[in-house]
Context: one part of a larger RNA
C1' cells in the first nucleotide's frame, strides 16, 4: 500500500448516474392498526409497552410411590397425601450504562410507472416491463379426423386407447368497463352464368414418296415435263377440353387502412355552423408532453432555499387508441421512477487498532 474484520468528536446523503456499500431493523407476549380493497387481504401494516435475578403469597396442571374408599374383583375406578414438577398471576426487594445482556432473527411509509398474480429464461455480463399463465376470441377437424412426425414409396408412429364440454391451429392474456367505422387493396370463404385457359380428344386441310396418267422430244433404247390413287411419312385450322384467374358475394379478436383546404358568432379569441375537394371508410369511447411529445426544461398548478427527473392538470396527439387490444384495478414484484422517516465513514474529512499479504528501508 493492498485485503479482511473493528471503531470514532460535531453533522447526517453535503456523496454518487443511483443511499452502491455500510448501519439501522430483527425474538416472544401484550395493547394497537389507516387509505384501498375483487371483503380474503392490506397486516408482522404504520406505532407503542414489557422482559434479568431472590423473597413472600395466591391460581391451576403432571406424576410413579404410599394411604384410604367403591366395585361388574382388575395391570380397574375415584379421592388424598410426604415429595418431585410445568404454567401462571399479584406483592416486596436486589444489581448493571444495558435483562430476547451473547448468537441466530423484517429497516418502514408515501406517489406512480409495466406485468394481474405462483412460476420461467439468455449454463458462462441481461431475472426483467421479456416468456408463461388460468381466461377470452376466431379458424380448422365427423374418426384410417384435422395437424404432426417419420419415410425413396408404402406400412408404422403421435393426435387417443381420445370424439366438438374434444382435439389441433392462431391471436389475446386475472378480474372489472368497453370493444367504434371500413371489404377499395391482400388473404380466406363461398358461388357458378360468362370470358380465358393445358395436356388431351379431334381430325377441314397442307406437304413429301409413286403405281398410274398427259403433254412434248427422241437415235424407238428412251428421256423431260405437268398431274397424281392407295400406302407410308411430315404438318396440321375450326371445334370439344378442368382447375385456377377474370368475374359475383361474403368475411377485419383476418393482413391491415381509419383525410385536406377555405369560412362563419355584436370587444378579441375561438368555431357549435356552412362551402369545397379527395376516400373503401375518414379515429368513436377512453387516455394523452406519456416505456409513445420532435419543437420541449411546452404551460400552469404541488413539492425543495433552489427541481431538464417526479406528481397533478392543460391538449398544440411531429408520430396514442380499442384481443399487433383500450382504459381502469385490490394484491403480489432481487422489476423501474419520485420524495419522506429512521440510519449510519457514502460524504465534510480523515484518524485510530486487530490480523493478514507483499513490496521498500534497516
Nucleotide at each position: 500500500a493492498c485485503g479482511u474484520g473493528g471503531u470514532c468528536a460535531a453533522g447526517g446523503a453535503a456523496c454518487u448516474c443511483g443511499g452502491c456499500a455500510u448501519a439501522a431493523u430483527g425474538a416472544u407476549c401484550c395493547c394497537g392498526u389507516a387509505a384501498c380493497u375483487u371483503c380474503g387481504g392490506a397486516a408482522u401494516a404504520a406505532g407503542g409497552g414489557a422482559u434479568g435475578c431472590c423473597u413472600g403469597g395466591a391460581a391451576u396442571g403432571g406424576u410413579a410411590g404410599c394411604u384410604g374408599g367403591c366395585c361388574u374383583c382388575g395391570c380397574g375406578c375415584c379421592a388424598g397425601u410426604c415429595g418431585c414438577u410445568g404454567u401462571c398471576c399479584c406483592a416486596g426487594g436486589c444489581c448493571g450504562c444495558a435483562g430476547u445482556g451473547a448468537a441466530u432473527c423484517g429497516g418502514c411509509c408515501c406517489a406512480a410507472g409495466c406485468g394481474a398474480c405462483u412460476g420461467u429464461u439468455u449454463a458462462g455480463c441481461a431475472a426483467a416491463a421479456a416468456c408463461a399463465c388460468a381466461g377470452g376470441u376466431g379458424u380448422g377437424u365427423g374418426c384410417c379426423a384435422a395437424g404432426c412426425c417419420g419415410c425413396a414409396c408404402a406400412a408404422g408412429g403421435c393426435g387417443c386407447u381420445g370424439u366438438a364440454u374434444a382435439c389441433a391451429c392462431a391471436c389475446u392474456g386475472a378480474c372489472g368497463c368497453c370493444u367504434g367505422c371500413c371489404c377499395g387493396g391482400u388473404g380466406c370463404c363461398g358461388g357458378a352464368a360468362g370470358g380465358u385457359u393445358a395436356a388431351g380428344g379431334g381430325g377441314a386441310g397442307g406437304g413429301g414418296u409413286u403405281a398410274g396418267u398427259c403433254a412434248c422430244c427422241u437415235u424407238c433404247g428412251g428421256g423431260u415435263g405437268g398431274c397424281g390413287a392407295a400406302g407410308c411419312u411430315c404438318u396440321g385450322a375450326g371445334c370439344c377440353g378442368a382447375a385456377g384467374c377474370c368475374c359475383c358475394g361474403g368475411u377485419a379478436a383476418a393482413c391491415g387502412g381509419c383525410g385536406g383546404c377555405c369560412g362563419u358568432a355584436a370587444c378579441u379569441a375561438u368555431a357549435a355552423c356552412g362551402g369545397u375537394c379527395c376516400u373503401a371508410a375518414g379515429g368513436u369511447a377512453g387516455c394523452g408532453a406519456a416505456a409513445u411529445u420532435c419543437c420541449u426544461u411546452g404551460u400552469c398548478g404541488g413539492g425543495u432555499a433552489a427541481g431538464u427527473u417526479c406528481c397533478g392538470a392543460c391538449c398544440u396527439g411531429c408520430a396514442c387508441g380499442a384481443a399487433u387490444g383500450g382504459c381502469g384495478u385490490a394484491a403480489c414484484g432481487a422489476c423501474u421512477u419520485g420524495g419522506g422517516c429512521a440510519c449510519u465513514g457514502u460524504c465534510u474529512c480523515g484518524a485510530c487498532c486487530a490480523c493478514g499479504u507483499g513490496c521498500u528501508c534497516g
Large-subunit ribosomal RNA, domain IV from a Gemmatimonadaceae bacterium, 362 nucleotides, folded computationally.
NCBI's taxonomy places the organism under Bacteria, Gemmatimonadota, Gemmatimonadia, Gemmatimonadales, Gemmatimonadaceae.
The coordinates come from a structure-prediction model, not an experiment, and the mean pLDDT is 86.
The RNAcentral record of the full RNA draws on ENA.